RNA sequence: GGCGGUGUAGCUCAGUUGGUUAGAGCACACGACUCAUAAUCGUGAGGUCACCGGUUCGAGCCCGGUCACCGCUA
Numbered sequence: 001g002g003c004g005g006u007g008u009a010g011c012u013c014a015g016u017u018g019g020u021u022a023g024a025g026c027a028c029a030c031g032a033c034u035c036a037u038a039a040u041c042g043u044g045a046g047g048u049c050a051c052c053g054g055u056u057c058g059a060g061c062c063c064g065g066u067c068a069c070c071g072c073u074a
Base pairs, nucleotide, nucleotide: 001073002072003071004070005069006068007067010026011025012024013023019057028044029043030042031041032040050066051065052064053063054062
């Protein structure tokens, strides 16, 4: 250089060939329980869906470009 893959919450990840609320587990905060802690249970907060543009009535999802990381290859 060429080809392919990945990028969604602090972490690990789901998200149906586009549809009306963007989610789960862990972690975190608060509460319940306990003499207290852990465990357990409940509630809550936390998101520019990597970035820029395009298509569409509507984009995490489709298209183009850019960036980062991983793999294969010359």
This is a predicted structure of a 74-nucleotide RNA (transfer RNA) from Rhodococcus rhodnii LMG 5362. RNAcentral records the identical sequence in 2 taxa. The coordinates come from a structure-prediction model, not an experiment, and the mean pLDDT is 81. Its Rfam family is "tRNA". The source organism's lineage runs through Bacteria, Bacillati, Mycobacteriales, Nocardiaceae and Rhodococcus rhodnii. RNAcentral holds the sequence, with entries from ENA and Rfam.